Predicted 3D model of a 105-nucleotide RNA (SAM riboswitch aptamer (S box leader)) from a soil metagenome. It matches the Rfam family "SAM riboswitch aptamer (S box leader)". Gene Ontology term of the family: regulation of gene expression. Rfam describes the family as follows. The SAM riboswitch is found upstream of a number of genes which code for proteins involved in methionine or cysteine biosynthesis in Gram-positive bacteria. Of the family's consensus pairs, 97% are formed in the model.

[in-house]
RNA sequence: UCUCAUCAAGAGAGGUGGAGGGAAACGGCCCGAUGAAGCCCGGCAACCCGCCUGUCCUUAUACAGGAAGGGUGCCAAUUCCGGCGGAUUGUUCCGCAAGAUGAGG
Numbered sequence: 001u002c003u004c005a006u007c008a009a010g011a012g013a014g015g016u017g018g019a020g021g022g023a024a025a026c027g028g029c030c031c032g033a034u035g036a037a038g039c040c041c042g043g044c045a046a047c048c049c050g051c052c053u054g055u056c057c058u059u060a061u062a063c064a065g066g067a068a069g070g071g072u073g074c075c076a077a078u079u080c081c082g083g084c085g086g087a088u089u090g091u092u093c094c095g096c097a098a099g100a101u102g103a104g105g
Stems, first nucleotide, its partner, number of pairs: 001105007012041001014040003020031003026082003042075003047071003051066005079098001083096005
């Protein structure tokens, strides 16, 4: 950098740490000494690997389901909100873009 998938759910009143944080910037709007980030433990989820069950005459493959051992990821607010286009009774919906994560090239 390209392709594909997903992004409204879920996840501690623990330890440490001390002022910041919301994964560029800017602007909003928020979180934070009733303690931020980071680290440790814990947890959530189930994308990939492996595993189990079923379908199949059998094996592989494939499909469906399961469990969570390994590799990531994640654990305030929709991807916290911002851009473009369309629809719609100033409310909401759809698509795209951008971004994040995973799996491939």